Record summary: A computed fold for a 494-nucleotide part of an RNA from an uncultured bacterium, annotated as small-subunit ribosomal RNA, 5' domain.
[in-house]
Context: one part of a larger RNA
RNA sequence: GACGAACGCUGGCGGCGUGCUUAACACAUGCAAGUCGCACGGGCCCGCAAGGGUCAGUGGCGAACGGGUGCGUAACACGUGAGGAACCUGUCCAACGGUGGGGGAUAGCCGGUCCAACGACCGGGUAAUACCGCGUACGACCUUCGAGGGGCAUCCCUUGAAGGUGAAAGCAGCAAUGCACCGGUGGAGGGCCUCGCGGCCUAUCAGCUAGUUGGUGAGGUAAUGGCUCACCAAGGCUACGACGGGUAGCUGGUCCGAGAGGAUGACCAGCCACAUUGGGACUGAGACACGGCCCAGACUCCUACGGGAGGCAGCAGUGGGGAAUAUUGCGCAAUGGGCGAAAGCCUGACGCAGCGACGCCGCGUGUGGGAUGACGGCCUUCGGGUUGUAAACCACUGUCGGGAGGGACGAAAUCAAUGACGGUACCUCCAAAGGAAGCACCGGCUAACUCUGUGCCAGCAGCCGCGGUAAUACAGAGGGUGCGAGCGUUGUCC
Numbered sequence: 001g002a003c004g005a006a007c008g009c010u011g012g013c014g015g016c017g018u019g020c021u022u023a024a025c026a027c028a029u030g031c032a033a034g035u036c037g038c039a040c041g042g043g044c045c046c047g048c049a050a051g052g053g054u055c056a057g058u059g060g061c062g063a064a065c066g067g068g069u070g071c072g073u074a075a076c077a078c079g080u081g082a083g084g085a086a087c088c089u090g091u092c093c094a095a096c097g098g099u100g101g102g103g104g105a106u107a108g109c110c111g112g113u114c115c116a117a118c119g120a121c122c123g124g125g126u127a128a129u130a131c132c133g134c135g136u137a138c139g140a141c142c143u144u145c146g147a148g149g150g151g152c153a154u155c156c157c158u159u160g161a162a163g164g165u166g167a168a169a170g171c172a173g174c175a176a177u178g179c180a181c182c183g184g185u186g187g188a189g190g191g192c193c194u195c196g197c198g199g200c201c202u203a204u205c206a207g208c209u210a211g212u213u214g215g216u217g218a219g220g221u222a223a224u225g226g227c228u229c230a231c232c233a234a235g236g237c238u239a240c241g242a243c244g245g246g247u248a249g250c251u252g253g254u255c256c257g258a259g260a261g262g263a264u265g266a267c268c269a270g271c272c273a274c275a276u277u278g279g280g281a282c283u284g285a286g287a288c289a290c291g292g293c294c295c296a297g298a299c300u301c302c303u304a305c306g307g308g309a310g311g312c313a314g315c316a317g318u319g320g321g322g323a324a325u326a327u328u329g330c331g332c333a334a335u336g337g338g339c340g341a342a343a344g345c346c347u348g349a350c351g352c353a354g355c356g357a358c359g360c361c362g363c364g365u366g367u368g369g370g371a372u373g374a375c376g377g378c379c380u381u382c383g384g385g386u387u388g389u390a391a392a393c394c395a396c397u398g399u400c401g402g403g404a405g406g407g408a409c410g411a412a413a414u415c416a417a418u419g420a421c422g423g424u425a426c427c428u429c430c431a432a433a434g435g436a437a438g439c440a441c442c443g444g445c446u447a448a449c450u451c452u453g454u455g456c457c458a459g460c461a462g463c464c465g466c467g468g469u470a471a472u473a474c475a476g477a478g479g480g481u482g483c484g485a486g487c488g489u490u491g492u493c494c
């Protein structure tokens, strides 16, 4: 000097930040991911009808984002720079081509059965942008045969022929048309893989290794690869520190420092890992999936004892641990996200408010005058000195706080409407010095000195050291010094 701090004393206001560093301990309760009726049949309601509203279900998109945490990880996890001629990519953008004709089911529903519950089963019957054949199809994919160009070994690009494979869905509208759908091409953005280099401690860890190292073939993957498997060979790493052990998310940054460098990784941003513990796959463009599924373990809850339900390291909140860390708040008005043709719905992301001097910054607690230098306190050589222009007193001002009146920007989209914050900020007026100062220190280092009490006691102390009868070092007082809504102490880093 710095801090996500804590503790002690004290505490007026505002702005902007920031707030479980410990038990990745356990969690009551509420909310945090839905949406679409312009995909579909239907139930209920309104209506004479046309039509409309609403709802469970089928279907689509989303739920892989956003939000949290730092357990694990010394690793291509991260940073940086390359490579992929070994790859994938929903929605979006650009250009191209296409959407013909059929079929069988199934939820919902109706009827019935079982169950304490969770839920399950049987029969009948129905729709689709759900599902399945057929036809057609390109420069897509596969096989075979060529031509040209290029490269980096496998190869890449352009192009020709033959054979084979693979599509589709409709909805709204009077219509125009719009939105969807299918095939491939290019792009954007995203992801995956490989490599060079870089960044902890330990040798009181010196040898490590059997899918181990390489090859051939196969499987698997979007794709390379011992990734996996069969066979073959005997390799591979290591004092430039292998292997083992310990510790740790990494970075942009942050703090200190003139720099070199040291320390650190809270908030914000990027990447990674994890979601009660361990394992596994399914769906999907994308997960091995925090608020999905299955299995096993621990724990909690319900039970009719047969069996079931659950997962706050989301936002609040509770218990516990701890020196220590906040509201079970308001709103979708803005920004952003999901769905929708739209109206709109959802959004504890986010925007705000609340609490905490936790931090930084700003402001105030008055200003001017006022000596015979009052009173009181303290000291005294008893003359006086000091507190001290300080107070009183006089004049004035009106920041903050208080009251009253007015009152926003943020709101954009053709118009109109639309503000949680908030009657807030801000403006005007009113009253009134009124409501607002403490903390540490005063032996030297180090700025600031006397008295009294105590008597190696009580105590102080960062170091040196003070205290045993005149203690500037203990305690109190007066005075002083330093900071000031803070001041000290402790801890940690430089």
Stems, first nucleotide, its partner, number of pairs: 001493003005490005012363006018356002020321001025319003029316003034061003039058002042055005068274003078198007087191003092187003096183003100134001102132002109124006140165011170179003200246003207237003212234008249271004253264004276297005299310004327353001329352003335349001336347004366396004376387004400435001402430005410421001438483005443464003449478005459466002
Its Rfam family is "Bacterial small subunit ribosomal RNA". Rfam links the family to the GO terms ribosome and structural constituent of ribosome.